Overview:
c-di-GMP-I-GGC riboswitch aptamer, 75 nucleotides, folded computationally. It was read from a public genome assembly, where an Rfam model found it.
C1' cells in the first nucleotide's frame, strides 16, 4: 500500500439514570459502558425518523461516497 494480533498506548461511548433545550425527530453537560479499528471531521446520493406539514427539520452508532488520523504481529 494491503492487513488488523489472545500486542502495547491512548481515544470513542449504547441501553439507563440526572440536569438543560426543542412541538417533535432529536440535541448539549455529567455519570454510565454494549460496543467501535475511523463508532474522527463532511453531508452534494440512498434510507429512516418528525412537524407548527409540503418545505423545513432530524438521524453520521443505517448503506454507500469523500477527506484526515493512532499503533505495527503479518503480507
Nucleotide at each position: 500500500c494491503u492487513c488488523g494480533a489472545u500486542a502495547a498506548a491512548g481515544g470513542c461511548a449504547c441501553a439507563c439514570c440526572c440536569g438543560g433545550a426543542g412541538u417533535a425527530a432529536u440535541c448539549c453537560g455529567g455519570g454510565g459502558u454494549c460496543g467501535c479499528a475511523a463508532a474522527g471531521c463532511c453531508a452534494c446520493g440512498g434510507g429512516u425518523c418528525c412537524u407548527g406539514u409540503c418545505a423545513g427539520g432530524a438521524c453520521g452508532g443505517c448503506c454507500a461516497g469523500g477527506c484526515u488520523g493512532c499503533c505495527g504481529c503479518a503480507g